[in-house]
Background
FMN riboswitch aptamer (RFN element) from a Microbacteriaceae bacterium, 134 nucleotides, folded computationally. Its mean pLDDT, the model's own confidence on a scale to 100, is 82. Of the family's consensus pairs, 97% are formed in the model. The organism belongs to Microbacteriaceae, within Bacteria. It matches the Rfam family "FMN riboswitch aptamer (RFN element)". Gene Ontology term of the family: FMN binding. Rfam describes the family as follows. The RFN element is a highly conserved domain that is found frequently in the 5'-untranslated regions of prokaryotic mRNAs that encode for flavin mononucleotide (FMN) biosynthesis and transport proteins.

RNA sequence: UAACGUUCUCCGGGGUCAGUGCAAAUCUGAGCCGGCGGUGAAAGUCCGCGACCCGACUGCAAAGAAAUUUGUUGGCGGUUGAUGGGGUGUAAUUCCCCAACCGACGGUAAUAGUCCGGAUGGUAGGAGACGUGA
Numbered sequence: 001u002a003a004c005g006u007u008c009u010c011c012g013g014g015g016u017c018a019g020u021g022c023a024a025a026u027c028u029g030a031g032c033c034g035g036c037g038g039u040g041a042a043a044g045u046c047c048g049c050g051a052c053c054c055g056a057c058u059g060c061a062a063a064g065a066a067a068u069u070u071g072u073u074g075g076c077g078g079u080u081g082a083u084g085g086g087g088u089g090u091a092a093u094u095c096c097c098c099a100a101c102c103g104a105c106g107g108u109a110a111u112a113g114u115c116c117g118g119a120u121g122g123u124a125g126g127a128g129a130c131g132u133g134a
Stems, first nucleotide, its partner, number of pairs: 001134001003132005009126002016030004032113001033103002035049004044101002053078003057074001059072005083099005105117003
């Protein structure tokens, strides 16, 4: 110091002003925000991962005479948004300049990246401690 094991802990930002309207933090104009790992050099838009959603399987629980149904656990599979131009440089879709674009599901007096909810949840992953071992 790489690797592996155990354990502990942490882990998402943002609605401001104006307009219309019976009603909008949801529409319109301007403004605001950007998880984790990687990448010759710093990334919302590259390559992946996670979250959300769907599916079969699986263990458990409940109901049922049974078929089966409902809830839930686990890993797996699927789905999953959006960038160009110029500049510097050995190297950048990552930096600088300019101009763009994107953002789960349910709810709502009116359509939500930003409000409320599932969520005091879950997870990628980060840091620490202990151990194994070269």